[in-house]
RNA sequence: GGGCCUAUAGUAAAAUGGUAUUACGCGUCCAUGGCAUGGACGAAGCUCGGGUUCGAUUCCCGAUAGGUCCA
Numbered sequence: 001g002g003g004c005c006u007a008u009a010g011u012a013a014a015a016u017g018g019u020a021u022u023a024c025g026c027g028u029c030c031a032u033g034g035c036a037u038g039g040a041c042g043a044a045g046c047u048c049g050g051g052u053u054c055g056a057u058u059c060c061c062g063a064u065a066g067g068u069c070c071a
Base pairs, nucleotide, nucleotide: 001070002069003068004067005066006065007064010024011023012022013021018054026042027041028040029039030038031037047063048062049061050060051059
């Protein structure tokens, strides 16, 4: 320098054009004399910019970051 892949909550993942889901973790409450554990509820997220579209996390272009291969 070039090709390919990835970017979603604190962490690990899913979803895929139409209110973004799950687990662990976190907070409040309940059960216990207390802990563990269990239950209920809650907070927290689509890397950035532009385009297409009635509507974009999703499709297209570019950028950034990471990974991998070639030179």
A computed fold for a 71-nucleotide RNA from a bacterium, annotated as transfer RNA. The coordinates come from a structure-prediction model, not an experiment, and the mean pLDDT is 81. Rfam family: tRNA. Rfam classes the family as a transfer RNA. RNAcentral holds the sequence, with entries from ENA.